[in-house]
Source information: The prediction has a mean pLDDT of 80. A computed fold for an 86-nucleotide RNA from Prolixibacter bellariivorans ATCC BAA-1284, annotated as SAM riboswitch aptamer (S box leader). The model forms 97% of the base pairs in the Rfam consensus. The organism belongs to Prolixibacter bellariivorans, within Bacteria.
């Protein structure tokens, strides 16, 4: 990159360092940001899916991944995560 399931109103932070954009992008909006955005770096955490238990409601967080402003921020068209298959 491609295909098929399944989920997407829940949960979860500070510190450096940076120096103005950011909220996946394609429009329309709204919204957060010098009382420091985006990115990097430490350390903490969340339990969404595989994972391990088991009474299948829940737990365990150590193992892959992921995630930690607003309902995926709202519409529309579309998009993300996880598993699995070649």
């Nucleotide at each position: 990159a491609u295909a098929u399931u399944a989920u997407g109103a829940a949960g979860a932070a500070g510190a450096g360092u940076g120096g103005a954009g950011a909220g996946a992008u394609u429009a329309g909006g709204c919204u957060c940001u010098g009382u420091g955005a985006a990115g990097c770096u430490c350390u903490g955490g969340c339990a969404a899916c595989c994972g391990g238990a088991a009474a299948c409601a829940u737990c365990c967080a150590u193992g892959g991944u992921g995630c930690c402003a607003a309902a995926a921020c709202c519409u529309a068209a579309u998009c993300a995560u996880a598993a699995u298959a070649a």